[in-house]
Context: one part of a larger RNA
RNA sequence: AGCCAACGGUGGAUGCCUUGGCGUCUACUACCGAAGAAAGACGUGGGUGGCUGCGAUAAGCCACGGGGAGCUGCCGACCAAGCGUUGAUCCGUGGAUGUCUGAAUGGGGAAACCCGGCACCCGUCAUGGGGUGUCACUCCGGUCUGAACACAUAGGACCGGUAGAGGGAACCGGGUGAACUGAAACAUCUAAGUAACCCGAGGAAGAGAAAGCAACAGCAACUCCCUGAGUAGCGGCGAGCGAAACGGGAAGAGCCCAAACCGAACUGGUGUCAUAGCCUGGUGGCGUUGCCAGUUGGGGGUAGCGGGACCCGAUCGACGGAGCACCAGAUCCGUCACAGAGUUACCAAUCCGAUGCCUAGUGGAAGCGUUCAGGAACGUCGCGCCACAGAAGGUAAGAGCCCUGUACACGAAAGGUAAUCGGACUCUGUUCGGUGUUCCCAAGUAGCGCCGGAACCGUGAAAGUCGGCGUGAAUCUGCGAGGACCACCUCGUAAGGCUAAGUAUACGUAGACGACCGAUAGCGAACUAGUACCGUGAGGGAAAGGUGAAAAGCACCCCGGGAGGGGAGUGAAAUAGUACCUGAAACCGUUGGUUU
Numbered sequence: 001a002g003c004c005a006a007c008g009g010u011g012g013a014u015g016c017c018u019u020g021g022c023g024u025c026u027a028c029u030a031c032c033g034a035a036g037a038a039a040g041a042c043g044u045g046g047g048u049g050g051c052u053g054c055g056a057u058a059a060g061c062c063a064c065g066g067g068g069a070g071c072u073g074c075c076g077a078c079c080a081a082g083c084g085u086u087g088a089u090c091c092g093u094g095g096a097u098g099u100c101u102g103a104a105u106g107g108g109g110a111a112a113c114c115c116g117g118c119a120c121c122c123g124u125c126a127u128g129g130g131g132u133g134u135c136a137c138u139c140c141g142g143u144c145u146g147a148a149c150a151c152a153u154a155g156g157a158c159c160g161g162u163a164g165a166g167g168g169a170a171c172c173g174g175g176u177g178a179a180c181u182g183a184a185a186c187a188u189c190u191a192a193g194u195a196a197c198c199c200g201a202g203g204a205a206g207a208g209a210a211a212g213c214a215a216c217a218g219c220a221a222c223u224c225c226c227u228g229a230g231u232a233g234c235g236g237c238g239a240g241c242g243a244a245a246c247g248g249g250a251a252g253a254g255c256c257c258a259a260a261c262c263g264a265a266c267u268g269g270u271g272u273c274a275u276a277g278c279c280u281g282g283u284g285g286c287g288u289u290g291c292c293a294g295u296u297g298g299g300g301g302u303a304g305c306g307g308g309a310c311c312c313g314a315u316c317g318a319c320g321g322a323g324c325a326c327c328a329g330a331u332c333c334g335u336c337a338c339a340g341a342g343u344u345a346c347c348a349a350u351c352c353g354a355u356g357c358c359u360a361g362u363g364g365a366a367g368c369g370u371u372c373a374g375g376a377a378c379g380u381c382g383c384g385c386c387a388c389a390g391a392a393g394g395u396a397a398g399a400g401c402c403c404u405g406u407a408c409a410c411g412a413a414a415g416g417u418a419a420u421c422g423g424a425c426u427c428u429g430u431u432c433g434g435u436g437u438u439c440c441c442a443a444g445u446a447g448c449g450c451c452g453g454a455a456c457c458g459u460g461a462a463a464g465u466c467g468g469c470g471u472g473a474a475u476c477u478g479c480g481a482g483g484a485c486c487a488c489c490u491c492g493u494a495a496g497g498c499u500a501a502g503u504a505u506a507c508g509u510a511g512a513c514g515a516c517c518g519a520u521a522g523c524g525a526a527c528u529a530g531u532a533c534c535g536u537g538a539g540g541g542a543a544a545g546g547u548g549a550a551a552a553g554c555a556c557c558c559c560g561g562g563a564g565g566g567g568a569g570u571g572a573a574a575u576a577g578u579a580c581c582u583g584a585a586a587c588c589g590u591u592g593g594u595u596u
Base pairs, nucleotide, nucleotide: 001595002594003593004592005591006590007589008588009587015581016546017545020517021516022514023513024512025511026510027509028508029506030505031167032166039101040100041099042055043054044053046079047078049075050074051073061095062094063093064092065091066090070083071082072081106115107114108113116135117134118133119132120131121130122129137164138163139161140160141159142158143157144156145155171202172200173199174198175197176196182189186236212219213218223250224249225248226247233241234240254498255497256496261299262298264296265295266294267293268292269291270290277286278285279329280328281327282326283325284324304476306441307440308439309438310436311434312433313432314431317336318335319334320333321332322331338429339428340427341426342425350424351423352422353421354420355418356417357416358415359414361410362409363408367383368382369381372379384401385400386390392404393403394402447471448470449469450468451467452466453465457483478493479492480491481490482489533540534539553580556567557566558565559564
């Protein structure tokens, strides 16, 4: 020095464990913000570094409810000082306080800082100073003013506004919009209207009450699912892309304007012999009345078996009132009655009660014995019991009957919620028929031409739909559609608007489950984790779990300066000793054997 064996050191694999993750499902919930959000900075404890909570009233203050013996949060002990059956700590609901930054909004600014004005108060002999409130911009409404230019308008001032601004994981609508890739190359095509960016909204959004489908029979808003169907089609007819109707389900809800016409106010024009008018008739009276155009608000009105206006006829409670006056008629308005409806649309604001649910909780069955081994019984043995409860977790090892629970049953002062019920309350209200060469029925619109886009549809025979430029109709004997186009037939009624549910998503709350992970796994993060650390910055981004049932965490003695160790003691175990469960291998040794 090699090899073998035993025993160690080092190291932290493996096994076991789980406080943490991952996924799925169900129910709920779903916007927050100038009444100052989200996110933070700095403070705040008797002693306080971090976390958590809170805000100069600062691990908290007040009220109401729950609960019932301990409490002064966690890492975390200790000391001190206290509180509590006159009900603390703790849990829920409502309220108060809530520094500074931040949309940040008095002005500024290198965020958490600096500097002000005004009113009132405090303080000083006085100045400086302190406190409370208020002071950004835009928009909307109102009032008052008020140029060029007479009225007017622009502008200005003041008052009022729970108006806007910023944030939000995914979902949603819209705008802009790739490339890798595939086509075995590549250009049309594909990837894909995807990713990304921007705008906007909400708890959902969007869509939505047919200018629709269909096919000689009919359906009846929209949305979502199944099917139709990888079909019909599109396609360098390549790669690939890829419907719709019918049918079956979920849900279910329908409405309001514009216009014609009526009357009113204002503005402009026109205009008069009072023979244009003032509801009709008669008598009187009035008059810049009337007529035309425009604007504003009120009534009316909303459709495709076309509807409405105007006109005619019928119908329609009571009372009061109106028009230039009186009488009669008709008309209109108001109140009451009657009828209907109801706060998500349809027209609109709110309150109360009941009931259900949510936000704390409450009750909740039944086992003992040293029989055994063990440190310990929940194991074993023996004899029992409950079960609408034998889900699960804990307790010194496998516990239905020890504890928390579970099945089941019950519960709210306060706040919230309901699309449930009832009542206040509010809103709405003539209806029917008929005639008509009368009027209205959404215009720079539809259509058409050129050029594009999106649709299964790549320009094609290319309808329908959306946009740019140009051109440019009709009003029901009208207009559009049924995949060029024409005829017939059928369906619908564009060019205004609102609309719940069924649908999407999960930052979030609660519950359940898993042929999901088990510390190099599972979220990056089971631990002070978006921390430490890196980077000027955008940004990148870790490592790190386990004594024991219980600290019972080794009093005391010895060696040593200490670290550490040897005894003693605790414990079932100390080769479980805070470098702590198990403790593999590499690597380093000790002892013995053996070979040269």
Large-subunit ribosomal RNA, domain I from a Microthrixaceae bacterium, 596 nucleotides, folded computationally. RNAcentral holds the full RNA, with entries from ENA. Model confidence (mean pLDDT): 81 of 100.